[in-house]
Context: one part of a larger RNA
RNA sequence: CACCGCCCGUCACACUACUGGAGUUGGCCCGGCCCGAAGUCGUUUCCCCAACCUUCGGGAGGGGGACGCCUAAGGCAGGGCUGGUAACAGGAGUGAAGUCGUAACAAGGUAGCCGUACUGGAAGGUGCGGCUGGAUCACCUCCUU
Numbered sequence: 001c002a003c004c005g006c007c008c009g010u011c012a013c014a015c016u017a018c019u020g021g022a023g024u025u026g027g028c029c030c031g032g033c034c035c036g037a038a039g040u041c042g043u044u045u046c047c048c049c050a051a052c053c054u055u056c057g058g059g060a061g062g063g064g065g066a067c068g069c070c071u072a073a074g075g076c077a078g079g080g081c082u083g084g085u086a087a088c089a090g091g092a093g094u095g096a097a098g099u100c101g102u103a104a105c106a107a108g109g110u111a112g113c114c115g116u117a118c119u120g121g122a123a124g125g126u127g128c129g130g131c132u133g134g135a136u137c138a139c140c141u142c143c144u145u
Stems, first nucleotide, its partner, number of pairs: 003108001005105001008101002011098001013095004018090003023085008032076003039070001041068004046064004052059002111132009
């Protein structure tokens, strides 16, 4: 580069990060129930035994077995927290010359904007309420010359 200006949104294309997400797959934790190894401890009318005692019968003690408590791992159903992954869905950002329109900026050609409701390919439109950060015309008040 100054209206042959500026500029808004949908749509199309590309890329980027993100959000949601049926489901799927991990980690940690919580309490409940089931099962329960080894081991300590406890009980024992069962079995066994060299050292000690013995009146030779046995006793003390020890070992084994059985049972019980505690209990690791494991199992069942549930709950909490936190990851991975995922059909698909959603908007966002960015990107010289794409599409449709033209909403805003000059009274932007219906003044604009705010809130809200309805509504439309899209910007948007309409209704109601509000604001002037509206142009124009007239009048009033104030200030300056």
Predicted 3D model of a 145-nucleotide part of an RNA (small-subunit ribosomal RNA, 3' minor domain) from Coccomyxa sp. KJ. Its Rfam family is "Bacterial small subunit ribosomal RNA". Rfam links the family to the GO terms ribosome and structural constituent of ribosome.